[in-house]
């Protein structure tokens, strides 16, 4: 010196997944955000089938024996708003268990995982808001 890893800390990103109190070291309870269950009115036509529902952004097409592959509704990005372009990803996965439509009261539940940086990185337009 260049690369590569491992650990404190700091700073941020994706998720709802954050923060405070008590108690003492693994619990309890609130705040906050966040699923899900639940009238009335509406919805809801029969029938056969391969039952139906949820969380999420993650649908759906094509091609393929298959693993993939190409695109696609959505989504998501730090020198801190908001929209449009740009460029870059990402478009999984689980879960209930024959049951759930919406849904005031009610009532039940969640607070996880993944990951990047070390003074570098995000660019452009238009607004706005704040500061002088």
């Nucleotide at each position: 010196g260049c690369g590569g890893g491992a650990c404190c800390g700091u700073c941020g990103c994706c998720u709802a997944a954050u923060c405070g109190u008590c108690c003492a070291u693994g619990g309890a309870c609130g705040a906050a955000c966040c699923g899900g269950g639940g009238a009335a009115c509406c919805g809801a036509g029969u029938a056969c089938c391969c039952g139906g529902g949820g969380u999420g952004a993650a649908u759906c097409c094509g091609c393929g024996a298959a693993a993939g592959c190409g695109g696609u509704a959505g989504g998501g990005a730090u020198c801190a708003c908001u929209u449009c372009c740009a460029u870059c990803c990402c478009g999984a996965a689980c879960c209930c268990g024959u049951c759930a439509g919406c849904u005031a009261a009610c009532c039940c539940g969640g607070u996880c995982g993944g990951c990047g940086a070390c003074c570098a990185a995000c660019g452009g337009a238009a607004g706005g808001a704040u500061c002088c």